[in-house]
Molecule: RNase P RNA; transfer RNA
Organism: marine sediment metagenome
RNA sequence: GAGUUAGCCGGACAGUCGCUUGUUAACUCAAGAGGAAAGUCCGAACUUCUCAGGGCAGAGCGCUGGCUAACGGCCAGGUGUUGUGAAGCAACGGAAAGUGCAACAGAAAAUAUACCGCCCCGGUUUAUUCCGGGGUAAGGGUGAAAUGGUGGUGUAAGAGACUACCGCGUGGGCUGGUGACAGCCUGCGGCACUGUAAACCCCGCUCGAAGAAAGGCAAAAUAGGGAAGCGCCCGAAACCUUUUGGUUUUGGAAAAGAUGGCCCGUCUUUUGUUUCCGGGUAUGCCGUUGGAUAUAUUCAGUAAUGAAUAUACUAGAUGAAUGGCUGUACAAGACAGAAUUCGGCUUACAGGUUAACUC
RNA sequence: GGGCCGUUAGCUCAAUUGGCAGAGCAAGGGACUCUUAAUCCCUAGGUUGGAGGUUCGAUUCCUCCACGGCUCACCA
Numbered sequence: 001g002a003g004u005u006a007g008c009c010g011g012a013c014a015g016u017c018g019c020u021u022g023u024u025a026a027c028u029c030a031a032g033a034g035g036a037a038a039g040u041c042c043g044a045a046c047u048u049c050u051c052a053g054g055g056c057a058g059a060g061c062g063c064u065g066g067c068u069a070a071c072g073g074c075c076a077g078g079u080g081u082u083g084u085g086a087a088g089c090a091a092c093g094g095a096a097a098g099u100g101c102a103a104c105a106g107a108a109a110a111u112a113u114a115c116c117g118c119c120c121c122g123g124u125u126u127a128u129u130c131c132g133g134g135g136u137a138a139g140g141g142u143g144a145a146a147u148g149g150u151g152g153u154g155u156a157a158g159a160g161a162c163u164a165c166c167g168c169g170u171g172g173g174c175u176g177g178u179g180a181c182a183g184c185c186u187g188c189g190g191c192a193c194u195g196u197a198a199a200c201c202c203c204g205c206u207c208g209a210a211g212a213a214a215g216g217c218a219a220a221a222u223a224g225g226g227a228a229g230c231g232c233c234c235g236a237a238a239c240c241u242u243u244u245g246g247u248u249u250u251g252g253a254a255a256a257g258a259u260g261g262c263c264c265g266u267c268u269u270u271u272g273u274u275u276c277c278g279g280g281u282a283u284g285c286c287g288u289u290g291g292a293u294a295u296a297u298u299c300a301g302u303a304a305u306g307a308a309u310a311u312a313c314u315a316g317a318u319g320a321a322u323g324g325c326u327g328u329a330c331a332a333g334a335c336a337g338a339a340u341u342c343g344g345c346u347u348a349c350a351g352g353u354u355a356a357c358u359c
Numbered sequence: 360g361g362g363c364c365g366u367u368a369g370c371u372c373a374a375u376u377g378g379c380a381g382a383g384c385a386a387g388g389g390a391c392u393c394u395u396a397a398u399c400c401c402u403a404g405g406u407u408g409g410a411g412g413u414u415c416g417a418u419u420c421c422u423c424c425a426c427g428g429c430u431c432a433c434c435a
Base pairs, nucleotide, nucleotide: 001359002358003357004356005355006354007353008352009351012328013327014326015325016324017323019032020031021030022029034335038346039345041344042343043342044341045340046211047210048209049208053264054263055262056261058207059206060205061204062203063077064076065075066074067073078092079090080089081088082087093202094201098200099199100196101195102194115140116139117136118135119134120133121132122131123130148166149165150164151163152162153161167191168189169188170187171186172185173184174183175182176181215286216285217284218283225277226276227275228274229273230272233252234251235250236249237248238247239246240245254270255269256268257267258266259265293312294311295310296309297308298307299306300305330333360434361433362429363428364427365426366425369384370383371382372381378415386402387401388400389399390398408424409423410422411421412420
C1' cells in the first nucleotide's frame, strides 16, 4: 500500500417553544423509535375455531455433531469448489428403482455411431482412378457433453483385445474420530457406471386452519332473534285396546351444510314444542406492553449457548406523540421511522472507529 | 395491520413436456389517387421489470429486490 473476517458508533452539547404517556395539590416531575422499527421470507408465544383422528393428495426440509421454546436460524466440524493468501461459497440424500429430456450442429446424443481418414477383399482403369462389400472409434471434424490417461504388446489396420503404472467403481479388514469422514492394507471388476432430481419421481423427517381487522367485556337506534331441555323420520319385538291408535324396549337411516382439496370419521340442520332472556352493530374499554427482558460480573463450554448473583423498568399511540427554532465546535450528519410481542433471515445504509489475520 | 395477484415491442395481449420471443393496432417507407382517407406491399422496433443462481441452454424453474393492482365485493 492492497485486502479478509468479526464488532461498535451512526450526530454531540446548551437554551427555548410544543406533542404523547404516566404522575402530582400544582406544566410538578419523569420517560419518549432503529440497527435495520423495513420486506412480511421462516420459526414461535398468545387467541379463536365443530380438539385437529385415519387414508390419499399437497407443502416444506435434506452432509455430521451440538445449541435453542422453536426454526429453513446459529456454532463447530467433514467434503467439494473459488482465491497467491487471510478467507469466501454450497438447494451438500438418491442418476448401477423407474420414466422423461438433451434444441442447433454433427456420421452418431445414450441397449451408441462409420462423414473424412486408415486397412482388407472383389471388379475396373493409363493411374490405390472409380465402383461395390467388409473391418476399424487410434487420428480429423461437430458439440455444453463423444463411453478413462500414458507407454508397450498385438494386428491387414485397429481397439482394455492384452499388459505395466496412474485414475475410477466396488467388497472386506485395521487405525483415528461421538459422527460426517480421513489414512493404510488386501481382494474383485477392464471400466459395465454421460448429464439433468431449483424435470417427474424414490427414500427419510416435519406440517390442523386462521391471524390483533385474532379475540374478550360493556353497550344506543333499527330489525327480531338467541340459549337450554324434551320430542320428532323408518323398521322389529312386547304390552293395552273391538279397530283406529297408544306406551315401553331395541336397531337403523337419507339429504344438505361445516370440518377452505377428496374419502372415511365427527358435528349441525332438515323439526315441532316447553322454559328462560337477552344477542349483535355504531361507540368505549381490555388484549397492549414486565419479558424465552436488558446491563454488569463470575463460572461451564473451542464456540453458538447455558447457569448463578446484583441492578434496572426502558415508547405504547388509535386521525395516531417522539418535533421546530437559536447558539457552540467538528469530520457538516447516510439508510430510514414503532402499531400484539419475541428469535432469526434478507434487503438499504454517508461517514467514523476497534481487534485479529493475509499478501 | 394482514392477505392475494400481476409486470413481454409505443398500446392490447400470445408463447408448455425449458430449445430461433410472435399477433393485432400504432410508427416509418413505397404503390394506388389531382390530394387525403381506405386498401395493398415492405421495414424497423424487445436487457421478456431488475439482480443473482440451477442447467449445455431460462419468458418458463429457484432466491432476493423494485413497481403496480385488488379497497369494506379479500379480511372489521